[in-house]
RNA sequence: UUGACAUGCGGCAAUGGUGUCUGCCCCAAACCGUCCUACACAGGGCUGAUGACGCCUGAUCAUGG
Numbered sequence: 001u002u003g004a005c006a007u008g009c010g011g012c013a014a015u016g017g018u019g020u021c022u023g024c025c026c027c028a029a030a031c032c033g034u035c036c037u038a039c040a041c042a043g044g045g046c047u048g049a050u051g052a053c054g055c056c057u058g059a060u061c062a063u064g065g
Stems, first nucleotide, its partner, number of pairs: 010025004016056006033046005
């Protein structure tokens, strides 16, 4: 790289990819961050590329070469 046989195959968890674990959902459901003022509208503020861990990528800051 090619051929044959057998078996398996879902989605989601506030910004990317992937592995593991956890949780949630079941043909429309899980899911679509948070806080304050505020009847609502509206306005202002805060954390994070994770649900958790590891790696990669992007962004930002500091130090060294």